About this RNA: Bacterial RNase P class A from a Longimicrobiales bacterium, 395 nucleotides, folded computationally. It matches the Rfam family "Bacterial RNase P class A". The family's RNA type in Rfam is ribozyme. Gene Ontology terms of the family: tRNA processing, dimeric ribonuclease P complex and ribonuclease P activity. NCBI's taxonomy places the organism under Bacteria, Pseudomonadati, Gemmatimonadota, Longimicrobiia, Longimicrobiales. Its mean pLDDT, the model's own confidence on a scale to 100, is 76. The gene name in the source record is rnpB. The RNAcentral record of the sequence draws on ENA.

[in-house]
RNA sequence: CGAGCGCGCAGUGAGGAUCGCCGGUGGGGGCUCGUCCCCCGCGGGAGGAAAGUCCGAGCUCCCCAGGGCAGGGUGCCGGGUAACGCCCGGGCGCCGGGCGGUUCGCCGACCGGUGACGGCCAGUGCCACAGAGAGCAGACCGCCGAUGGCCCGGUUUCCGGGCACAGGCAAGGGUGAAAGGGUGCGGUAAGAGCGCACCGGGCUCCCGGCAACGGGGGUCGCACGGUAAACCCCACCCGGAGCAAGGCCAAGCAGGAACGAGGGGCGGCCCGCCCCGCUCGAGUUCCGGGUAGGCUGCUGGAGGCCGCCGGCAACGGCGGUCCUAGAGAAAUGAUCCUCCUCCGGGGCCGCAAGGACCCGUGAGACAGAACUCGGCUUAUUCGCGCGCUCGUGCG
Numbered sequence: 001c002g003a004g005c006g007c008g009c010a011g012u013g014a015g016g017a018u019c020g021c022c023g024g025u026g027g028g029g030g031c032u033c034g035u036c037c038c039c040c041g042c043g044g045g046a047g048g049a050a051a052g053u054c055c056g057a058g059c060u061c062c063c064c065a066g067g068g069c070a071g072g073g074u075g076c077c078g079g080g081u082a083a084c085g086c087c088c089g090g091g092c093g094c095c096g097g098g099c100g101g102u103u104c105g106c107c108g109a110c111c112g113g114u115g116a117c118g119g120c121c122a123g124u125g126c127c128a129c130a131g132a133g134a135g136c137a138g139a140c141c142g143c144c145g146a147u148g149g150c151c152c153g154g155u156u157u158c159c160g161g162g163c164a165c166a167g168g169c170a171a172g173g174g175u176g177a178a179a180g181g182g183u184g185c186g187g188u189a190a191g192a193g194c195g196c197a198c199c200g201g202g203c204u205c206c207c208g209g210c211a212a213c214g215g216g217g218g219u220c221g222c223a224c225g226g227u228a229a230a231c232c233c234c235a236c237c238c239g240g241a242g243c244a245a246g247g248c249c250a251a252g253c254a255g256g257a258a259c260g261a262g263g264g265g266c267g268g269c270c271c272g273c274c275c276c277g278c279u280c281g282a283g284u285u286c287c288g289g290g291u292a293g294g295c296u297g298c299u300g301g302a303g304g305c306c307g308c309c310g311g312c313a314a315c316g317g318c319g320g321u322c323c324u325a326g327a328g329a330a331a332u333g334a335u336c337c338u339c340c341u342c343c344g345g346g347g348c349c350g351c352a353a354g355g356a357c358c359c360g361u362g363a364g365a366c367a368g369a370a371c372u373c374g375g376c377u378u379a380u381u382c383g384c385g386c387g388c389u390c391g392u393g394c395g
Base pairs, nucleotide, nucleotide: 001391002390003389004388005387006386007385008384009383013339014338015337016336017335018334019333021045022044024042025041026040027039028038029037030036031034047366051377052376054375055374056373057372058371059242060241061240062239071238072237073236074235075234076090077089078088079087080086091117092115093114094113095112096111097110099108100107101106118233119232123231124230125227126226127225140173141172142169143168144167147166148165149163150162151161152160153159154158181199182198183197184196185195186194200222201220202219203218204217205216206215207214208213246296247295248294249293255287256286257285258284259283262276263275264274265273266272303322304321305320306319307318308317309316310315340364341363342362343360344359345358346357348355349354
């Protein structure tokens, strides 16, 4: 320098033409007069994630004296927030980076990343395989064998050598995810917190901090193996269903009540004819619940942007400014032109870094609102930053 992968951040093209699609609105026309159809005009019409539906809320209905049990969730500390399992800041652990110191073992501050990060000295359970031993453990290899034993030699109440029998040890090896503090010196027959120094740890006191926690002193040779995304314990939180929530209006059919002898058709009237009814009640009026259907809920809100102030920050306060999808299983699309960004190719200018220009059937993703917000997660062409891997060139 290039390519690939991972993580994080920003952003998710601009303008125009034609033809459509879905609401709204103004005007005109049509008839079968409706919540209908047609024509013309005007104006509007997806997102950063609208997604997954994983958390938290608003809103609505149902339930609800109070307390407890069961069940579920959250889990270092402080703050933010309407709330959260979210965000910010801090603490501690782990990982990485370069820097400084070093007794070369490590240590220290800084920067970045990351952590289901309450409790296994309340109880219980579990710890596969391997291994001698996996919890108040253990001796396979090994080390020792001072003491006692056995054997040999000698200058024989003793000395020297050997064996590994009694036994001692847990340093080293080995097993394992894990072996009952670590390193070093002393010590010893060999060893061992057996003794000491430092580190680690328990208890305790003091100091700093709201706290998590940190620093220091004293004391104890060290008691407390691991595991709570094992039961469990502790602290805090939690009623259910969801806009197909819910509210209003309300055809037809069926039902109830009252009146009731007539009511209806044959193109207007009369006659006539036909149908229904007068005990089985046609028809008219009224009633409640309520289906289809319609209206509402419905989009302006814990809202966006800018400035100032407070705060390390998340965020809050004040001021200004902006805001037109809202529907029904559901519209927001297609084609073309110009520009933009990137990619590939080409020559030109420049010492170089680079610069503008020309060409291209080149690329521009992920994805579609359905009551509304706050988050998280996931997807995403291209750009920027960081890290890792590979390749090439130079030093």